[in-house]
RNA sequence: CAAGUGGAUGGGAAUGGGGCUUCCCGAGAACCGCCGGUCUUUGAAAAGGGCGCGGCUGAUAGCUCCUGCCGAAUG
Numbered sequence: 001c002a003a004g005u006g007g008a009u010g011g012g013a014a015u016g017g018g019g020c021u022u023c024c025c026g027a028g029a030a031c032c033g034c035c036g037g038u039c040u041u042u043g044a045a046a047a048g049g050g051c052g053c054g055g056c057u058g059a060u061a062g063c064u065c066c067u068g069c070c071g072a073a074u075g
Stems, first nucleotide, its partner, number of pairs: 010025004016066006033056004037051004
């Protein structure tokens, strides 16, 4: 110096933070939910992509704690 193996610090697992565990990435990376509408693509469709269009669920990947948010009841 090159190749291979492993993989730390670190980053991530659709809305904030802590602890433990699991998984993914190891960088142009991992990750960035669902339903409908509409536009696009096509001979037509399917799949895909776009949209300051509408709606729904969830502060977790899992367990747990704190905080935030929404609703109801009572005082």